[in-house]
Molecule: small-subunit ribosomal RNA
Organism: metagenome
RNA sequence: AGAGUUUGAUCCUGGCUCAGAGCGAACGUUGGCGGCGCGCCUAACACAUGCAAGUCGAGCGAGAACGAAUCCUUCGGGGUUCUAGUAAAGCGGCGAACGGGUGAGUAACACGUAGGUAAUCUACCUCUCGGUACGGGGGACAACCUGUGGGAAACCCGGGCUAAUACCGCGUACGACCCAUUUCUCUCCGGAGGGAAGGGUGAUAGGGGGCCUCUCCUUGGAAGCUCUCGACGGGAGAUGAGCCUGCGGCCCAUCAGCUCCUGUUGGCGGGGUAACGGCCCACCAAGGCAACGACGGGUAGCUGGUCUGAGAGGGUGAUCAGCCACACUGGAACUGAGACACGGUCCAGACUCCUACGGGAGGCAGCAGUGGGGAAUAUUGCGCAAUAGGGGAAACCCUGACGCAGCGACGCCGCGUGGGUGAUGAAGGUCUUCGGGUCGUAAAGCCCUGUGGGAGAGGGACGAAACACCGGUGAGAACAAUACCUCAUCGGCCUGACGGUACUUCUCCAGAAAGCACCGGCUAACUCCGUGCCAGCAGCCGCGGUAAGACGGAGGGUGCUAACGUUGCUCGGAAUUACUGGGCGUAAAGCGCGUGUAGGCGGACCGGAAAGCGAGAUGUGAAAGCCCUCGGCUCAACCGAGGAAGUGCAUUUCGAACUAACGGCCUUGAGUGCAGGAGAGGGAGGUAGAAUUCCCGGUGUAGAGGUGAAAUUCGUAGAUAUCGGGAGGAAUACCGGUGGCGAAGGCGGCCUCCUGGACUGACACUGACGCUGAGACGCGAAAGCGUGGGGAGCAAACAGGAUUAGAUACCCUGGUAGUCCACGCCGUAAACGAUGGGUACUAGGUGUCGCGGGUAUUGACCCCUGCGGUGCCGUAGCUAACGCGUUAAGUACCCCGCCUGGGGAGUACGGCCGCAAGGCUAAAACUCAAAGGAAUUGACGGGGGCCCGCACAAGCGGUGGAGCAUGUGGUUUAAUUCGACGCAACGCGCAGAACCUUACCUGGGCUUGAAAACUGCCGAACCCUGAUGAAAGUCGGGGGUGCCCUUUUGGGAGCGGUAGCACAGGUGCUGCAUGGCUGUCGUCAGCUCGUGUCGUGAGAUGUUGGGUUAAGUCCCGCAACGAGCGCAACCCUCGCCUCUAGUUGCCAGCACAUAAGGUGGGAACUCUAGAGGGACUGCCGGUGUUAAGCCGGAGGAAGGUGGGGAUGACGUCAAGUCCUCAUGCCCCCUAUGUCCAGGGCUACACACGUGCUACAAUGGCCACUACAAUGGGCAGCGAACCCGCGAGGGGGAGCAAAUCUCAAAAAAGUGGUCUCAGUACGGAUAGGAGUCUGCAACUCGACUCCUUGAAGGCGGAAUCGCUAGUAAUCGCUGAUCAGCAGGCAGCGGUGAAUACGUUCCCGGGCCUUGUACACACCGCCCGUCACACCAUGGGAGUCGGUUGCUCCAGAAGUCGUUGAGCUAACCCGCAAGGGAGGCAGAUGCCCAAGGAGUGACUGAUGACUGGGGUGAAGUCGUAACAAGGUA
Repeated sequence: AGAGUUUGAUCCUGGCUCAGAGCGAACGUUGGCGGCGCGCCUAACACAUGCAAGUCGAGCGAGAACGAAUCCUUCGGGGUUCUAGUAAAGCGGCGAACGGGUGAGUAACACGUAGGUAAUCUACCUCUCGGUACGGGGGACAACCUGUGGGAAACCCGGGCUAAUACCGCGUACGACCCAUUUCUCUCCGGAGGGAAGGGUGAUAGGGGGCCUCUCCUUGGAAGCUCUCGACGGGAGAUGAGCCUGCGGCCCAUCAGCUCCUGUUGGCGGGGUAACGGCCCACCAAGGCAACGACGGGUAGCUGGUCUGAGAGGGUGAUCAGCCACACUGGAACUGAGACACGGUCCAGACUCCUACGGGAGGCAGCAGUGGGGAAUAUUGCGCAAUAGGGGAAACCCUGACGCAGCGACGCCGCGUGGGUGAUGAAGGUCUUCGGGUCGUAAAGCCCUGUGGGAGAGGGACGAAACACCGGUGAGAACAAUACCUCAUCGGCCUGACGGUACUUCUCCAGAAAGCACCGGCUAACUCCGUGCCAGCAGCCGCGGUAAGACGGAGGGUGCUAACGUUGCUCGGAAUUACUGGGCGUAAAGCGCGUGUAGGCGGACCGGAAAGCGAGAUGUGAAAGCCCUCGGCUCAACCGAGGAAGUGCAUUUCGAACUAACGGCCUUGAGUGCAGGAGAGGGAGGUAGAAUUCCCGGUGUAGAGGUGAAAUUCGUAGAUAUCGGGAGGAAUACCGGUGGCGAAGGCGGCCUCCUGGACUGACACUGACGCUGAGACGCGAAAGCGUGGGGAGCAAACAGGAUUAGAUACCCUGGUAGUCCACGCCGUAAACGAUGGGUACUAGGUGUCGCGGGUAUUGACCCCUGCGGUGCCGUAGCUAACGCGUUAAGUACCCCGCCUGGGGAGUACGGCCGCAAGGCUAAAACUCAAAGGAAUUGACGGGGGCCCGCACAAGCGGUGGAGCAUGUGGUUUAAUUCGACGCAACGCGCAGAACCUUACCUGGGCUUGAAAACUGCCGAACCCUGAUGAAAGUCGGGGGUGCCCUUUUGGGAGCGGUAGCACAGGUGCUGCAUGGCUGUCGUCAGCUCGUGUCGUGAGAUGUUGGGUUAAGUCCCGCAACGAGCGCAACCCUCGCCUCUAGUUGCCAGCACAUAAGGUGGGAACUCUAGAGGGACUGCCGGUGUUAAGCCGGAGGAAGGUGGGGAUGACGUCAAGUCCUCAUGCCCCCUAUGUCCAGGGCUACACACGUGCUACAAUGGCCACUACAAUGGGCAGCGAACCCGCGAGGGGGAGCAAAUCUCAAAAAAGUGGUCUCAGUACGGAUAGGAGUCUGCAACUCGACUCCUUGAAGGCGGAAUCGCUAGUAAUCGCUGAUCAGCAGGCAGCGGUGAAUACGUUCCCGGGCCUUGUACACACCGCCCGUCACACCAUGGGAGUCGGUUGCUCCAGAAGUCGUUGAGCUAACCCGCAAGGGAGGCAGAUGCCCAAGGAGUGACUGAUGACUGGGGUGAAGUCGUAACAAGGUA
């Protein structure tokens, strides 16, 4: 620091996902040790049991028992002493408000920070002052005793006694406080502090130790003295607390108004409090808060910190620390310095427990522990040794605070599971190309070590030093004192839960101690097997449908390691909320437009002040933590000490550039006045002509209208057409323009009136008056709505006619709202420049509109120039690109609006607006891994341009109908073997299935096999032969020995048999694992590369353009220049000529001979087959760009590629073939191999393809007579001749063939016949008889003869071939082959017609255009319906939760009033009694729970219902993407 994922590829936008760090975690697998930490995040759910707050006898009174000793005894017991002034309890003091827990509530001065308190309090502690008192009195109440007391209990009641540091008067009063007077100082002007004198109020408590100097009694005590603790009043401090204020830190505006007559805001007066205050009360006023977010709702303890991050920021608030709040729920006060009080009280409620049913008891969110909840969180441990707290003079007591231990890999840190050596690279696993590789020095073996572990034997801590006590020394207070006391110091003594723990020494033993995840990419690590879209994986992309590095296992590897993974959560990456640090023309995003409020921002100069701003200082920013340094545990984690930092806040001093505020001044921003001209700017009124329609009349007759074509419609009741007249409504042709005006919407005949704005020119004036603009207000096309008019044309809806599979559309004929006017609503739009407004700056060129200036002119143009508007092109720059470019999308500033993945959805709910339609505002659940923008290359288009092709057209002949042949589908079958399926499968593989072939079926056999290789044994080989069987085969019999070597036993090669072991074999599967070969586009003219250039890039350029060609053929041009594969040419063949050669071919001339080139001969010709020539747009004319080329001509056998062939670019179709061959993997192994017999591939209701023969007279038949070429032939072709009607038979000459032969060519020609008929056409079918091949023609061959004589009358829709020696027509040959040809491959004979042309169909090429296609139009894709699932809205309602308001009610309690009842202290009084004061009780205000009613918000649920999402190949159509077929 980035990466994966949208595409065929690219750039951008944008979301999703991953790699990192972290955690109070949980879960899975695994687990050796130690240290330090941490450990109910859920039910603030309920709690059994124990413990968690007591202490003081030196404040006070009282005071046991058990037991022991002893005495007495009536033997029942009793007394005394000790126990013991002890326990327990009581009065009293202090503490219990700390410590400990929890996070429910709380959005608040609760917290943080900085301040204020001149508006306050503070027990214990420290210092200090004072009375001096410790002066003098008094009355009680507990405990205790007691009562025939009450009660189940808890507990309570009555009577009696008593002490105090408990309680109450009195005296005293330094100071304090209060009242009024006066004065000084300070002051924030409110007040505060101090002084003076006067009056008033108002205190106390004692305990302990020691001593005898003074007094008294007098061993010694008391008063007393002294020390000490305590008490009282005041001042100061420290600490803690209360109250107030500025600032700071959550979400929702779908919460916009809240509060006040019931305290809300303020005032006056009072009450209350420690204290200010509506805190409370009476009265008065009507205020107070709020867009800088009041009120309401939701959520939440806040902070130091902590996690993350480069930082800014974001998340969080466990442990530790500070603050707050709470203590079963709600309310309340009491006590107290402090509480409205966790382990106190009272009341109400819920719950639990006890109960004798009357009534009581309780509060673990203290430590343990239990149940419950939950994914989940520990021991009912030890100790007060340390630290710390309470009490005490102290000893000491108490302390679940705390210190320790236990449990848990929960986290962090450290250590170990051994070290060295060891190659036959062991065995084994695994992979393998079978050679080997790998696990792997790994193991074993040998030599060591002892961290740790086990056993044994020893040593053994730190934490502890104090207090106290003892002894010593010194000092102090006070004194009579060397006692006592206090302080300091030294020494001694005492104290350890952890724990016999840590640590350590010795002896023995490599012995107990490694796992987890991952290995397709991201991301480090690869193979085999299994599985076969199954099982499964998955963080994202995505893997799995028979060769899976992605599933499962294994081997190996990678990573981390006592852990490793998974899940959850946070930050990061994410610049993906952008302050740092983003955007808005087309990706999400500019409000439809304006006016303008608040707000934000704002021209030039001067002055003074200092709010912002900058600098310094001071205070604070707790500790811990982070960071740095040093130190302590062996290291580390951890801990200690010191430092730094803490970007903040406050106070203060200084500065004055900038911003703001204040004062002054200025004119350039803005505005006003004046003079002009331009304009569909707006409103109102009037008016004009053309046209449509309708009405009336005339002329006139059969149609008109409409369409792709029609029909509906109109018209003989007179239409259309035409002429005249009239009515009415709406809109304004030409001018008219990429002209003008307006803020936008929008505005169009002409005239008049009213009116807004802009522009130009020149001067004068005001003096920043400006820009923007949340809310707000106004305007706002069309459609729509309301009321009333109007209505010619047009025209939703509707009707009809067409079209269509349908046609609720497109087209046509009609036609109502509406369109028009007035008034009022609506408030939207692709309201678009998809571009908010303003200002300034930054090259130009060229149009146009308005006004002006200059030159010139009679004038108008032209030309130069200024300002304003409106277009085009373009520089820099910007942009993802497209593009923008002084009219910015450039460079900057100011203000507003808006965006944050797609879908759900601009939807639901709520609110506001509207008459309605609906508008504005505006979510979530759920779901997807994308959705997008621009550009690129293709492909495609019922887009365009150019151009080809038997593509159409023009022609000729066919197919489709018939019969038959053949192939295919289907069906059938035991089997009908398999493959091929649009073109490019279907007379295809098959150039030939009776057996064989043959792969299929049935049956019979074989199992190292039919063939191959090795070894052992036997036998040479081989020949003859029997039985059985359908054959294969099985079981026998007989004969018989060669070749080489040899030591004569034997061995070897080869062959046969047999046995064995490796193996063979497979037309079994996969052509979607492959090679090779082939088809096809297509013999189409294309396909690419190097370098350069352009582009961010995919890519482009070149290859496009202008010509031309059959051609990317060539020429020209050009940021391209070259090159390759294709094209062409080179090759073969046919056509002309020459040369060479002359048999088997030829025969002109010569000779012989005639049946014949038969013979002699010839080498001329034909021919044969070799070599050459020839054709190149070379020549001429024209044309073209002076080119390429084209047109015409000459010559030539041939002319513009002369005809034909071979030749097939990059690639496409997962095209075809595993059954030609080869081959990976899989499968079969007495069978899926192999042998044999028979059957099948030949089936047959049908359907299709390809053919043959026909339907006849351009013909059939008969007879006669001609003329070819390519080819084949020895297991062959087979002549002559003979036989047969014939197929054929006999025969066998000749021929390995220019010699012989197949062989007859046929159509044609000549002559005859048939005469339009299912025929003398046609030959199917069938009967009979034969021939040939072959082991064998039944299933199932071909041919011959006789007989039979079917369909068929030229073929519907549709469709095929062919452009010249072609089509058509005629026959011939060959391969295969024993035989079988209508097929196929060739050959020659006869031999046409037509092409205007490129609109259309099909295919193709190039350029261009659009695209939502890229599996590429056989593409993509939309909506309803049906089914399943999911979440959600509405919904008669139903059930909860929270809460407002109104009313009822009112416990406990404070306060007020009352207080006739009761009443110790003080007063009066001799007393009785009275008074003061108090208590009970009663009552009033307030008020918790509760009750009633009515609202609001929210959750759950609900028959039914609405849409939405997702789902495998469902249904219907075809809306969109191409002009998507109606843009």